[in-house]
Context: one part of a larger RNA
RNA sequence: CUGGGCGUAAAGCGCAUGUAGGCGGCGAUUUAAGUCGGGGGUGAAAUCCCAGGGCUCAACCCUGGAACUGCCUUCGAUACUAUUUUGCUAGAGUAUGGAAUAGGUAAGUGGAACUGCAAGUGUAGAGGUGAAAUUCGUAGAUAUUUGCAAGAACACCAGUGGCGAAGGCGGCUUACUGGUCCAUUACUGACGCUGAGAUGCGAAAGCGUGGGGAGCAAACAGGAUUAGAUACCCUGGUAGUCCACGCCGUAAACGAUGAGAGCUAGCUGUUGGGAAGUUUACUUUUCAGUAGCGCAGAUAACUCAAUAAGCUCUCCGCCUGGGGAGUACGGUCGCAAGAUUAAAACUC
Numbered sequence: 001c002u003g004g005g006c007g008u009a010a011a012g013c014g015c016a017u018g019u020a021g022g023c024g025g026c027g028a029u030u031u032a033a034g035u036c037g038g039g040g041g042u043g044a045a046a047u048c049c050c051a052g053g054g055c056u057c058a059a060c061c062c063u064g065g066a067a068c069u070g071c072c073u074u075c076g077a078u079a080c081u082a083u084u085u086u087g088c089u090a091g092a093g094u095a096u097g098g099a100a101u102a103g104g105u106a107a108g109u110g111g112a113a114c115u116g117c118a119a120g121u122g123u124a125g126a127g128g129u130g131a132a133a134u135u136c137g138u139a140g141a142u143a144u145u146u147g148c149a150a151g152a153a154c155a156c157c158a159g160u161g162g163c164g165a166a167g168g169c170g171g172c173u174u175a176c177u178g179g180u181c182c183a184u185u186a187c188u189g190a191c192g193c194u195g196a197g198a199u200g201c202g203a204a205a206g207c208g209u210g211g212g213g214a215g216c217a218a219a220c221a222g223g224a225u226u227a228g229a230u231a232c233c234c235u236g237g238u239a240g241u242c243c244a245c246g247c248c249g250u251a252a253a254c255g256a257u258g259a260g261a262g263c264u265a266g267c268u269g270u271u272g273g274g275a276a277g278u279u280u281a282c283u284u285u286u287c288a289g290u291a292g293c294g295c296a297g298a299u300a301a302c303u304c305a306a307u308a309a310g311c312u313c314u315c316c317g318c319c320u321g322g323g324g325a326g327u328a329c330g331g332u333c334g335c336a337a338g339a340u341u342a343a344a345a346c347u348c
Base pairs, nucleotide, nucleotide: 004319005318006317007302008301012316014201015200016199017198021194022193023192025088026087027086028085031082033081034080035077036076037075038074039073040072041071042070049065050064051063052062053061054060091191092188093187094186095184096183097182098181099180103177104176105175106174107173108172109171110154115149116148117147118146119145120144121143125136126135162169163168206247207246208245209244210243211242215241216240220236221235222234223233258315259314260313261312262311263310266293267292268291269290270289271288272287273286274285275284276283277282278281297304298303321348322347323346330341331340332339333338
């Protein structure tokens, strides 16, 4: 190289944008590069192969043929790929009219609760647990009422509901802003798909500077439990959790399932839009999502099954026995933590 794979056995980059590259709709036309056919030149000899022959045979040697699958050139063919020109509308995009939305950013604002503080009532307990104790309380706690302060999160609505590329997004209002769906079929006319490198985004934790700090809570302290208890339980409690700016760049970043396109029985729910019909709140139907079941088919099985893991095409990524090891060394990145790229000896 050929070949086999990637839901769970090794294997889909966390996600997107996009450069090079690869691949690419329907009709006509041009050229003839790829492609196909004919001719010519060359393709040294030896070797290999075939047919004969010579050494007693063989190895070996000699003669002839074929072959040398290649390259160059010339004359043709034009279906396919490519190229030129031109047209089309089914892909893609635009426009117009509607629709839904926790999509994003910023500012403002609301109520409940927790905690603290102040004051009133009130008196001996309160907390907590399997049971206790540490702890709080006669310097008046717990409980209850009123007021104030501060921070964080948004009960009900809430839904295998919605939106987003993924991470993710949930009180309310406003401003700015992104994407999507449906209908009309008016416009552009292949403008497309994928995407090595690259660039951007990317939960939590962590890091830097400055704020903030109610609750919760690594570390830590104490009380229990226990043979011990550096835990589980309890009382406290600091980083952190929150905000701004800047890093980090990883997760069971999961649907453990890359992106795009076409085709292949049905049934049931639900979300958004449209059409038709009628009894005007229902039925039928059609797009786009989101779920449950199920045929063919697939699968080692489990299961998947129009949201495929079915049948095909295009492009990318990745895998090749277990351990050593996602480690060492080197490179790149980072303030650091570390991330990324990534072996071998040895061993079974």
The part of an RNA shown here (small-subunit ribosomal RNA, central domain) has 348 nucleotides and comes from a metagenome. Its mean pLDDT, the model's own confidence on a scale to 100, is 89.